[in-house]
Molecule: SAM riboswitch aptamer (S box leader)
RNA sequence: GGUUUAUAAAGAAGUGGCGAGAGACUGGCUCGAUGACCCACUGGCAACCUUCAGCAUACGUUGAAAAGGUGCCAAUUCCUGUCCAAGAAAUAUAUCCUUGGAGCAUAUAAAUG
Numbered sequence: 001g002g003u004u005u006a007u008a009a010a011g012a013a014g015u016g017g018c019g020a021g022a023g024a025c026u027g028g029c030u031c032g033a034u035g036a037c038c039c040a041c042u043g044g045c046a047a048c049c050u051u052c053a054g055c056a057u058a059c060g061u062u063g064a065a066a067a068g069g070u071g072c073c074a075a076u077u078c079c080u081g082u083c084c085a086a087g088a089a090a091u092a093u094a095u096c097c098u099u100g101g102a103g104c105a106u107a108u109a110a111a112u113g
Stems, first nucleotide, its partner, number of pairs: 002112007013042005021031003025081001027079002043073003048069002050065006077105001082102006
């Protein structure tokens, strides 16, 4: 990297190093020499794996814990892309715009060949 399942509107930053781009991609918009992104350390958040208890026994569900394995700590996955529905505008259709739903993509976890 592939496949499957689950989650993605909540939450959580300081110091040091480096030095120019970064937020996956598109178009926007934003962050960044008052030092971003990234790396290290420390701290924290959360509860996927894990442990305990109740109810169930379809192996699920509800609650609690945090030693360990991951993850995460700007903006809803920052918004967006494809389809559907409703609305607004318009003589009408389409485009555009607004709202909602589904999907795609991406990220993370757990499992798998």